[in-house]
RNA sequence: AUAGCAGGGGUACUCGAGAUGAGUUGAGAGGAUAUGAUAUCUAACCCUUAGAACCUGAUGGUUAAUACCAGCGUAGGGAGCGAUAUAA
Numbered sequence: 001a002u003a004g005c006a007g008g009g010g011u012a013c014u015c016g017a018g019a020u021g022a023g024u025u026g027a028g029a030g031g032a033u034a035u036g037a038u039a040u041c042u043a044a045c046c047c048u049u050a051g052a053a054c055c056u057g058a059u060g061g062u063u064a065a066u067a068c069c070a071g072c073g074u075a076g077g078g079a080g081c082g083a084u085a086u087a088a
Base pairs, nucleotide, nucleotide: 001084002083004081005080006048007047008046009045012024013023014022015021030042031041032040033039034038054077055076056075057072059070060069061068
């Protein structure tokens, strides 16, 4: 690096009386069932210790608001095995 099987994660913000709504961003904000919160199943996407996918936590930039970006970060957590090939 490749394929295989196995697993992990998030699902936001704004407007509308309401919806078969609409808009913004992103790799990803989808669907179904039960439900008071939420949980389970499934699709896509991303990530699997060479671990910044994602969570905890505040700071700065940016936005209508989230998102997104930057550092804190050799912070604290966080899911893997064998096989084949190549390089050092």
Predicted 3D model of an 88-nucleotide RNA (TPP riboswitch aptamer (THI element)) from a fish gut metagenome. The sequence is in RNAcentral, with records from MGnify. Rfam family: TPP riboswitch aptamer (THI element). Rfam 15.1 lists 16,130 matches to the family in 8,693 species. The coordinates come from a structure-prediction model, not an experiment, and the mean pLDDT is 75. The model forms 91% of the base pairs in the Rfam consensus.